The RNA shown here (transfer RNA) has 75 nucleotides and comes from an uncultured Pelagibacteraceae bacterium. It matches the Rfam family "tRNA". Its family is annotated with triplet codon-amino acid adaptor activity in the Gene Ontology. The family's RNA type in Rfam is transfer RNA. The coordinates come from a structure-prediction model, not an experiment, and the mean pLDDT is 82.
């Protein structure tokens, strides 16, 4: 260079076109407990940028940006 994969909440990781974007663990308030921890409730927090198709896009097409796998070329 060329192909092909990947990027969503602080972190892991679901949602293959109609969802108030879901879950755990962590935060933070709050309950329970004499405290701590555990347990429970509650919150806040997430789709790399850009354009496109489309009544509607995280989700399909392009290009970009970052990461990965594989391949080749110079030397």
């Nucleotide at each position: 260079g060329g192909u092909c994969c990947c990027u969503u909440c602080g972190u892991c990781u679901a949602u293959c076109g109609g969802u108030u974007a879901g879950g755990a663990c962590a935060u933070a308030a709050g309950g329970u407990u004499u405290u701590c921890a555990u347990c429970c409730u509650u919150a806040a927090a997430a789709g790399a940028g850009g354009g496109g198709u489309u009544c509607g896009a995280u989700u399909c097409c392009c290009c970009u940006a970052g990461g990965g796998a594989c391949c080749g070329c110079c030397a």